[in-house]
RNA sequence: GGGAUAUUAGCUCAACGGUAGAGCAGUGGACUUUUAAUCCAUUGGUUGAAGGUUCAAAUCCUUCAUGACCCA
Numbered sequence: 001g002g003g004a005u006a007u008u009a010g011c012u013c014a015a016c017g018g019u020a021g022a023g024c025a026g027u028g029g030a031c032u033u034u035u036a037a038u039c040c041a042u043u044g045g046u047u048g049a050a051g052g053u054u055c056a057a058a059u060c061c062u063u064c065a066u067g068a069c070c071c072a
Stems, first nucleotide, its partner, number of pairs: 001071003005067003010024004018055001026042005048064005
């Protein structure tokens, strides 16, 4: 330099262009002599940035940033 790929909650990951969710973690409660475990409830998101298409974008298109991969 070229190709292909990923970026979403604190972490790991989902999500046919039509209300952004799950597990773990966190918080509160139940249970327990206490802790742990278990159960119930619950908080937490500018979907990496900037534009474009669309009635409507996490999703489609372009550029940029960052990470890992292949080729040279």
Molecule: transfer RNA
Organism: Flavobacteriales bacterium